The part of an RNA shown here (small-subunit ribosomal RNA, 5' domain) has 525 nucleotides and comes from an uncultured bacterium. The RNAcentral record of the full RNA draws on Greengenes and SILVA. It matches the Rfam family "Bacterial small subunit ribosomal RNA".
Context: one part of a larger RNA
This record gives sequence, C1' cells and structure tokens, in this order.
RNA sequence: GGAUGAACGCUAGCGGCAGGCUUAACACAUGCAAGUCGAGGGGCAGCGCGAUGUAGCAAUACAUUGGCGGCGACCGGCGCACGGGUGCGUAACACGUAUGGAAUCUGCCCUGUACUGGAAGAUAACCCGGCGAAAGUCGGACUAAUAUCCCAUAAUAGCCGAGGUGGCAUCACCUUGGUUUGAAAGCUCCGGCGGUACAGGAUGACCAUGCGCACGAUUAGCUAGUUGGUGAGGUAACGGCUCACCAAGGCUACGAUCGUUAGGGGGCCUGAGAGGGUUAUCCCCCACACUGGUACUGAGACACGGACCAGACUCCUACGGGAGGCAGCAGUGAGGAAUAUUGCGCAAUGGAGGCAACUCUGACGCAGCCAUGCCGCGUGCAGGAAGAAGGCGCUACGCGUUGUAAACUGCUUUUAUCCGGGAAGAAACCCCAGGACGUGUCCUGGGUUGACGGUACCGGAGGAAUAAGCACCGGCUAACUUCGUGCCAGCAGCCGCGGUAAUACGAAGGGUGCAAGCGUUAUCC
Repeated sequence: GGAUGAACGCUAGCGGCAGGCUUAACACAUGCAAGUCGAGGGGCAGCGCGAUGUAGCAAUACAUUGGCGGCGACCGGCGCACGGGUGCGUAACACGUAUGGAAUCUGCCCUGUACUGGAAGAUAACCCGGCGAAAGUCGGACUAAUAUCCCAUAAUAGCCGAGGUGGCAUCACCUUGGUUUGAAAGCUCCGGCGGUACAGGAUGACCAUGCGCACGAUUAGCUAGUUGGUGAGGUAACGGCUCACCAAGGCUACGAUCGUUAGGGGGCCUGAGAGGGUUAUCCCCCACACUGGUACUGAGACACGGACCAGACUCCUACGGGAGGCAGCAGUGAGGAAUAUUGCGCAAUGGAGGCAACUCUGACGCAGCCAUGCCGCGUGCAGGAAGAAGGCGCUACGCGUUGUAAACUGCUUUUAUCCGGGAAGAAACCCCAGGACGUGUCCUGGGUUGACGGUACCGGAGGAAUAAGCACCGGCUAACUUCGUGCCAGCAGCCGCGGUAAUACGAAGGGUGCAAGCGUUAUCC
C1' cells in the first nucleotide's frame, strides 16, 4: 500500500447494488416452514342447493332426506430421500482430478413390443360397548376399492443344456433346445388419465483404482478378521462385508502407528510472477439433525419437522402415566467487541400432488433494520477589495494572515418538500373464437392474472433554500506559529519528545490529507 462477514471512537444528506451470530452443534415461549388427489374407494361430520313434511296468508322458521355441489375424518395413491439449515465429526477414496464397473441398482420421464381374462376373503371409517386425568387404547358387529390375495395366459425375464463369434482374465455377445415361475386395475366430464411384463434411453445413485490433499519423530514400531486362501452367508453388486476351516501373513524411515488441528473443492485476498493466506456470501460434493444405537417402509433413507430403545434436559399429571427436540423462517434468553423483522405475497421463477381448475410452498420474489462494504450524487455556480468587521500573529500610530472567504449583485434547482401523471417485470395455464393436417395435437386472435407499489420513472411549483466532518502537522510523512505546562501533566507505530522560550504534551490561530465519512484496533498478503 491492498484486503475484511469486522468491531470501537467522533461524525452523518440521499440513492442503487450487495452483505449481515466469525462466539454457545448453548437452551428455546409462540406462529408458520409438506402436502395433495372425490377423475381410486366406502361414505357424509360441517357448508351451500334441491326435494319432502310441519307451522304460517306470505316472507320465513324448524325437521327429514347423499338427490346434487362439494367435503372433515377414514381406507388407498403419489410426495414427504427434493427444497431449506449447520460445519459437530472426519486427515478419509471425505474431497479434487482421471479412469474402470465383463461386479451394479434406478420411482416419475422418453422410445419400442406384447398384454390388461376370471375368482375370493378381509379391514378402517360409520355403529355398539369397555378402560384411562390425559396421551390414547381394547373388544363386538357391518362394508368398499387403483388396498390384499388365488387361478389362467405370456417372452428377448429366471433356471438347465448345445453350437458359434469375440475379448486383457474372471468372461461377454449371438443362434438354438428344454423347463419353470411370478403379471395386471380400473376411473372418466368420452376428450382422456391410468395398470402389467420385457428391452433400450435419459437422469440419479452405488462400488473400485492411479495421482493430489495439515502439523508433530520431544510419536518408531503397528496389526488377530489382522494379511491371504477354500467354502458358505449376505448385498442391487465386488469384497473379511460376515462366518467356519486352513496358511502366517500385512503395513512401516518414500514416515506406519500415535497425538494435535481441520469439512474438501470451484473460488476469494495479496503478489510483476513464483508463491503465501483463506474457504463469509454464490455453486458442486461430503457429514450431521438434543446425545448414542437400531432397523422398518420405500425406486431411493438407516430418514432435520418418521419409528423404536437407552441417556441428559424441559414440560403436563388425578402420581398410575404421558409429551417434546428451531444446525428451517421470524423471534426469545444466554454467551460476546459484535451481526437484522415474531413483515408482505405466491404476481414471477422453481417444486409436490392433481386431467384440470386449483391447493400447498418462511424455496423463492419482495419489503423493513444496519454507512457493514462497493458505486454514484449532493451540500451550490459566477461576479465581488472598503482587501470590511472579528480572530490570530508581528519588528505594533502600522503591517501580515484568515481572504474572494463573507457581506453584496446576478444565476441555477440536482437533491429535499409539495402537487399531478405513472410503468416494465405477464406470458402462459385456463376460457371464448378461428385455422392447419382426418378424430388429437399444434398455430393465430381476444379475454383473465402484480406482493413489490401509486414504488421506479416523468412533468410542474417556489426557494440557496434541506445537507461536513474526521485525522494529522519533530523525522519517516504532505502540513507552523503563539500561549499554557515545566521529566509534572501527558504523547508514542519506530527513532524518541517533556527537567522555563516544547513546530513532538494541552489549547488557540493557521495549514495538510481524505471526505459522508475519517481515524483506531484485530487479521492476511
């Protein structure tokens, strides 16, 4: 000098863009953050409509009724493994990079081929009853399905065999024979939406390997599933992954083992570069979800807002027993030098479900707070010498300086204030109309939809009006005098200043530097 997720002191006019618990992975009140589908199902608690009945002249009121719109709870499907948070752990194939998988799986999506026949028994809700303070739970009876289950049919699937071709090996591919087993689901507004099997693709995931990847030798030896083999189990799959048996191996001065520290990378900062430092924001990967462990479901989890067990903590209790997990968004306490609103909206983008309308979405889009940073703008411009007054200094009837500075004259109006106009972000989905190719899809035109926001922006009005500080001035280092103080009070980054004329302390005048900031502290180059 540059840089920062900064903090502190003094100061502070505005806008745009970005950033904002670096500490206690400390504890959390409250609200929200994952639902959706009635075009799978039985139904009908609530709402609306219709119908019927009663009262009434009528309006209307009450009652009954799944008949319709729709729909709480329930069965069922898909989603909840994404998105969002944090960096505890991890020195490791965790990550980066490059390969391999002839050792693998992959819901939804795309392409292709074939199929979608028949039958059955349950169960929740509802109803009845019991237990419990509650959380909840038990029993009886009834019923449905795209829930469950049985039969049929089927091959390029599974198993056994033969032949051929190819390969770096285990082997792979092709042709062919036999045999076996497991399939399916319907709904519909008639336009469609689905279901099953197999093959291929895409996407995602898993596994293996080469190389790279912190400090300590005041850590020198480490290892018993340890290293290898045979067999078996297990897995989507290879493998001591697990187990039985057999052998005695395996790693290490090219640093094993142990200890300490740490998420890794793209990047970011600095530097001419080499390098050094760093991993906030954004992106990719990993790990974790009160602590430890376990599996279940599922295409996918060993699962943040799922389950079970144990533990600590907090809460409720009728003392028998129960409930909870903000490292989601806000917010609270605590810790700390220190870090924000219990805001608005699903209008856009994206996601889940749904044929769709739509619903949900603290993802996201916005707004609020903070000079935390970067960038931009302003605090006026021109003229103006009696070089005014005042201040300060001096060689002091005077001169110098502050200083064209002010006053004064003319001009402008960014910004601020007030008034008026006023967006882009929106095009789709959907609805209506028309058209193309034959029934479906596509195209064209019109309509509908804005949280931000009456915001940005534009125009007008009057008026210099609403707006400057901070640090420094001995040398390094740009900037000097007077007074006060008297090794005191104090300053200080280094050298060093202060003991009676201090350009170094304190104040004033003047000056220098930067400027809505300026200094200090901390850290990195």